Small-subunit ribosomal RNA from an uncultured prokaryote, 1442 nucleotides, folded computationally. RNAcentral holds the sequence, with entries from ENA.

[in-house]
RNA sequence: AUGAACGCUAGCGGCAGGCCUAAUACAUGCAAGUCGAGGGGCAGCAUUAACUUCGGUUAGAUGGCGACCGGCGCACGGGUGCGUAACGCGUAUGCAACCUACCUUUUACAGGGGGAUAGCCCGGGGAAACUCGGAUUAAUACCCGAUAGUAUCAUAAUGCCGCAUGGUAUAAUGAUUAAAGAUUUAUUGGUAAAGGAUGGGCAUGCGUGACAUUAGCUAGUUGGUGAGGUAAUGGCUUACCAAGGCGACGAUCUAUAGGGGUUCUGAGAGGAUGAGCCCCCACACUGGUACUGAGAUACGGACCAGACUCCUACGGGAGGCAGCAGUAGGGAAUAUUGGUCAAUGGGCGAGAGCCUGAACCAGCCAUGCCGCGUGUAGGAAGACGGCCUUCUGGGUUGUAAACUACUUUUAUACGGGAACCAAAUAGCCUAGCGAGGCAAAUUGACGGUACCAUACGAAUAAGCACCGGCUAUCUCCGUGCCAGCAGCCGCGGUAAUACGGAGGGUGCAAGCGUUGUCCGGAUUUAUUGGGUUUAAAGGGUGCGUAGGUGGUUUAUUAAGUCAGUGGUGAAAUCCUGCAGCUUAACUGUGGAACUGCCAUUGAUACUGGUAAACUUGAGUACUGUUGAGGCAGGCGGAAUUUAUGGUGUAGCGGUGAAAUGCAUAGAUACCAUAAAGAACACCGAUAGCGAAGGCAAGCUUGCUUAGCAGUUACUGACACUGAUGCACGAAAGCGUGGGUAGCGAACAGGAUUAGAUACCCUGGUAGUCCACGCCGUAAACGAUGAUUACUCGAUGUAUGCGAUACACUGUAUGCGUCCAAGCGAAAGCGUUAAGUAAUCCACCUGGGGAGUACGCCCGCAAGGGUGAAACUCAAAGGAAUUGACGGGGGUCCGCACAAGCGGUGGAGCAUGUGGUUUAAUUCGAUGAUACGCGAGGAACCUUACCUGGGCUAGAAUGUGAGCGCAAAGGCCAGAGAUGGCCUGUUCUUCGGACGUGAAACAAGGUGCUGCAUGGCUGUCGUCAGCUCGUGCCGUGAGGUGUUGGGUUAAGUCCCGCAACGAGCGCAACCCCUACUGUUAGUUGCCAUCAGGUUAUGCUGGGGACUCUAACAGGACUGCCUACGCAAGUAGAGAGGAAGGUGGGGACGACGUCAAGUCAUCAUGGCCCUUACGCCCAGGGCUACACACGUGCUACAAUGGCGUAUACAACGGGUAGCUACCUGGUAACAGGAUGCCAAUCUCGAAAAGUACGUCUCAGUUCGGAUUGGGGUCUGCAACUCGACCCCAUGAAGUUGGAAUCGCUAGUAAUCGCGCAUCAGCAAUGGCGCGGUGAAUACGUUCCCGGACCUUGUACACACCGCCCGUCAAGCCAUGGGAGUUGGGUGGACCUGAAGAUGGUUGCUGUAAGGCGCUGUUUAGGGUAAAACCAGUAACUAGGGCUA
Repeated sequence: AUGAACGCUAGCGGCAGGCCUAAUACAUGCAAGUCGAGGGGCAGCAUUAACUUCGGUUAGAUGGCGACCGGCGCACGGGUGCGUAACGCGUAUGCAACCUACCUUUUACAGGGGGAUAGCCCGGGGAAACUCGGAUUAAUACCCGAUAGUAUCAUAAUGCCGCAUGGUAUAAUGAUUAAAGAUUUAUUGGUAAAGGAUGGGCAUGCGUGACAUUAGCUAGUUGGUGAGGUAAUGGCUUACCAAGGCGACGAUCUAUAGGGGUUCUGAGAGGAUGAGCCCCCACACUGGUACUGAGAUACGGACCAGACUCCUACGGGAGGCAGCAGUAGGGAAUAUUGGUCAAUGGGCGAGAGCCUGAACCAGCCAUGCCGCGUGUAGGAAGACGGCCUUCUGGGUUGUAAACUACUUUUAUACGGGAACCAAAUAGCCUAGCGAGGCAAAUUGACGGUACCAUACGAAUAAGCACCGGCUAUCUCCGUGCCAGCAGCCGCGGUAAUACGGAGGGUGCAAGCGUUGUCCGGAUUUAUUGGGUUUAAAGGGUGCGUAGGUGGUUUAUUAAGUCAGUGGUGAAAUCCUGCAGCUUAACUGUGGAACUGCCAUUGAUACUGGUAAACUUGAGUACUGUUGAGGCAGGCGGAAUUUAUGGUGUAGCGGUGAAAUGCAUAGAUACCAUAAAGAACACCGAUAGCGAAGGCAAGCUUGCUUAGCAGUUACUGACACUGAUGCACGAAAGCGUGGGUAGCGAACAGGAUUAGAUACCCUGGUAGUCCACGCCGUAAACGAUGAUUACUCGAUGUAUGCGAUACACUGUAUGCGUCCAAGCGAAAGCGUUAAGUAAUCCACCUGGGGAGUACGCCCGCAAGGGUGAAACUCAAAGGAAUUGACGGGGGUCCGCACAAGCGGUGGAGCAUGUGGUUUAAUUCGAUGAUACGCGAGGAACCUUACCUGGGCUAGAAUGUGAGCGCAAAGGCCAGAGAUGGCCUGUUCUUCGGACGUGAAACAAGGUGCUGCAUGGCUGUCGUCAGCUCGUGCCGUGAGGUGUUGGGUUAAGUCCCGCAACGAGCGCAACCCCUACUGUUAGUUGCCAUCAGGUUAUGCUGGGGACUCUAACAGGACUGCCUACGCAAGUAGAGAGGAAGGUGGGGACGACGUCAAGUCAUCAUGGCCCUUACGCCCAGGGCUACACACGUGCUACAAUGGCGUAUACAACGGGUAGCUACCUGGUAACAGGAUGCCAAUCUCGAAAAGUACGUCUCAGUUCGGAUUGGGGUCUGCAACUCGACCCCAUGAAGUUGGAAUCGCUAGUAAUCGCGCAUCAGCAAUGGCGCGGUGAAUACGUUCCCGGACCUUGUACACACCGCCCGUCAAGCCAUGGGAGUUGGGUGGACCUGAAGAUGGUUGCUGUAAGGCGCUGUUUAGGGUAAAACCAGUAACUAGGGCUA
């Protein structure tokens, strides 16, 4: 934007539009008639007259007129788009090759005859349609003579003109052809001729869509001559002659399609379109044919054939809505069987008039465009209600409503009521013509419509779509990858602005959305205006045809080009000025425009043509030179293998390691000789040559080619490119014949492996080699077509020329590297362009399907060339960036490995987990980073779980009127919670405290979601990293800084550097510890002094020491030597208590793991509310075939046991630790005292040391298990505590694969303390001290990490991505024995109507007609073939799906 359709909705008017499908079939009505002023006449109607039996009859006499003869019209108007790719249409020309009724102008004429035929009348046939015969009759119907011209024909001439045939003018002779009257006084009609106008016919140039997987087509075909035919040219037709004509500038075939003005879109160029209106064409049931006529091959005419429908008396007939309405059908879909001829137009007529589904109007439809309305102003208690909310409240709907005032378009009612269209014709007057003037009357379908006035009262009038982004518009509820949405991206898996509803909003508005189609955006087919190194795209290479393009100068021409002028480019449309409907849409009028075509005149720079010339492009000649350029041939040595001979003996060979294989029949090894084939070491290179493929020993022969340089002699544009074509064209492969040493597809064997149809090994056939012939492809690559010109430099090299020269330098042609400008998406290219330009060729247009299918061409085959579609996806791809990753590289670190020490894994027990079990075994934690974890302590409680019994504003807390009747105690029932009964009556400074406590408001939840969260925590990791500002670089992502060279534990520091600085991390600052000093001196200490005791800092006293606890010092590579630019490193350095961050701790960057925790706590949302809340009793969390983790104790002599004896530190203590005494074998009990702690106490430290014993064994090891007896805690130790004593005395003799910790006061080993706690299942955890080692060569490897670099198709980031088969479902396609249908061409047979030709028959006065017959042809039939489409058992590949 739309001729639209569908969904929801709908007040009015104006102007337009309305079967896009079935050119399917049609009931019914209407759509073309008219003229009596052409005619004979007169059915029906009316009038008049006469007659009358009052029923009627007669009279064409009058108005008029059915049917008939005749004239004109019916070829216009109206419909549709089947056919047609065409002179059909458009545009411009021509006709010297033509016609034209009615109209108009001019000239002339109209004299005389004749015979018929409709009708009417009579008769016949038929169901009907209709038709036959007889008699009679008229004309403006028909015929015959007369007259005749500028008509036609024949004869011959002159002038002028033209592009040819030829035209025209003039005058002459001969021949031929005309006519109609009507009416009654004025016209009209007729005939001939010449003009005009109008309308047509024919011809020509140019333009006019797809497919080349359609490449050849054509016999009336192309041309000529004669004849025929036509209004007219012409193979239009025919006879003869010739062999042409068309085609890559696309013939022919096939499929599709009416064309144009225009319409839509677009900045334009274009692209699409051809509904309505206008012009042209074609068609009228399908096909053919002519007649009539001025005009038709005729929509509402004829004939024939066919299909279909209808009537029928079965003999035969009738019909054609793609006219207007209407019906059926088809379809997503398109209207009334309306009014009028009032106007405009048409036909006929002298006219009145008649006819007109043309036309003008009305009806239906929101189908479109345009206009109007559904109120306006005020009005905050910001009402009610709704929705949201952070909820005593607020926000929003919202001035919206109510309410007050106002208006009345529109609707309704009533009244009035048009204009334009309608002034002509006719009448009268004037008048030579054109024409003009006058006055009166009549005529309206639309329509009682538009419009106007009055009344009435906000009264009668708003919806649709959307609200994640694109794209204007946001919240709540429901749902829970369901239901659904979706134009693209995508949304939905429990907090959905995306689904559905609601509230609110946004947009448009009598419409709004959806769907279809076209253009735009799309520079995404690129003329304007694109590309081809890597994104799709340069042909494998050359030669060369057509074509395209082309150097310098002069002259000429004027085709291209440019300018002027003339004609045309219909109207409408578009644009624009003005105007008319109240406005607009719409319409009128004027202008501009229609970018086009033709003609003519001119210009001549450029391009082209012609002519002449030139030398610089190109080529030739001469001289020199270079090369793995090509072809054919000769000569050569080293190596390999084989053969023969010799020497010689047990292995050889091969691999990661092996084996197959070879070898005592003598291998391998070594020597000699011989043969064969293939390939050519060193030289040898970012060197050379060639068009590309490609070309390599050296020398040499022959033939041949190319490049370069020099000379500047010759030709004189001879050039460049190059569709089709031709030639060449690696390797593999094919054919024929040779050859075969080595290598070596296939194949065989051995290994490897889960397998190994592979990689490795041993063999080995085609092949590799030669000759001839095919194939014609490669990542045939510089992934870069050829040619020409121009545009800074640096450097190397090959070959020439110049030069005395090996130095050096210039120049040319090649081969390379790096760069300026410029280009490029970037990477990169950069005089060897991917830069700037020019010419020509080739190729590309999203990925897959697919370089596939079908067709054709080539090939012996393999296969090659050309080359689609259906279907499917929303991407595929390029270059670069940051990460991550790599069984990539480099550097480095870590108890990471290695070197060591000790463990775990085996046993018993403890503890945690899994699993199983159970009424319940509450829940959580699950690789590292869960598993002696939450829990720093489950008998009840805890406790969240189970069973049972109870409560329901609830077990707790706050406010709280009131009460001091309460609380509390006792008794009873009960397992208890709980219930019942009894006793009982607080303190006070009078303010209140304390307790209780009705109602009410706030309940409660260890229920779910750690993937809605806060907080806290683990891990990478105490790893050295992570970033920012400004600047700079890059189109950008991003980079630089942070990389590099060193150094460090460290992004620690130094140096360098387009970077300069900064932040979070590192380090330091903090704590403990190691040394010293100062100060202080109790509860600690005790050297000196004094007192005292069996003994003891016990006492006086002291601050010296230890210690305590505050402050300060101390360590900084500061010093020395060596190395180094420096940073720094090294040294058993010096000094020092300590030496290179002294040791330890706290401290954890940006972030990662949707890591852990809703059961510490907090918290959003959801869920439960006589229960998922609360109370109580008992049980469970302690179960036990089993599996795993973490530990303890052991297996013993470096030990066990006994006796004796020495040395700590950190800590704890009043519901507590308890000295001491007594009892008990002991756990412990009974007394008793000290201590709120440097005072008292736990408290014994143990390993150690000394002595004794045991003597290698299941033991004097080991202590599980079990029996018995006790102690303690506690309301209570049965499930289910710890401890003590006696007895019992299990497994276990050092632990498989594997695995853990630790680098110094560490490991190992020894004991001590504390938290939790009535008690304790603690062997756990957190601390403390005692004794006190070994080892580290080193960084190859395992694990983890850091930095740099590299590759990447990964980014959920290698636990990634991803390929193919098979299995299953769905979809489209190819092949396919066949089968069905369609259109087309040719062949043969038959052949209607009509036309045309012939005719001896019949008929007519004649014109002619009838009959018969030849030709042609629609249609029908037969057989064969090609093409297209549908379908098909079976089959092939492809796409999609988890």